[in-house]
RNA sequence: GCGCAGGUAGUAUAGUGGUUAGUAUACAACGUUGCCAACGUUGUGACCCGGGUUCGAGUCCCGGCCUGCGCA
Numbered sequence: 001g002c003g004c005a006g007g008u009a010g011u012a013u014a015g016u017g018g019u020u021a022g023u024a025u026a027c028a029a030c031g032u033u034g035c036c037a038a039c040g041u042u043g044u045g046a047c048c049c050g051g052g053u054u055c056g057a058g059u060c061c062c063g064g065c066c067u068g069c070g071c072a
């Protein structure tokens, strides 16, 4: 340099163009316990950036940035 895959809560991930963007974990509060752990309930927190298409974009298209793999 070229090609391919990926980028979504602190972390790991799911997500047919339309439901409040889901789950696990983490964190916080409460409950349970003599205390801790574990467990239960509730809550907090996210679509890499810029443009385009569309009534509507995390999703499709273009450009950029970053990560991984392959080729040279």
Base pairs, nucleotide, nucleotide: 001071002070003069004068005067006066007065010025011024012023013022018055026044027043028042029041030040031039048064049063050062051061052060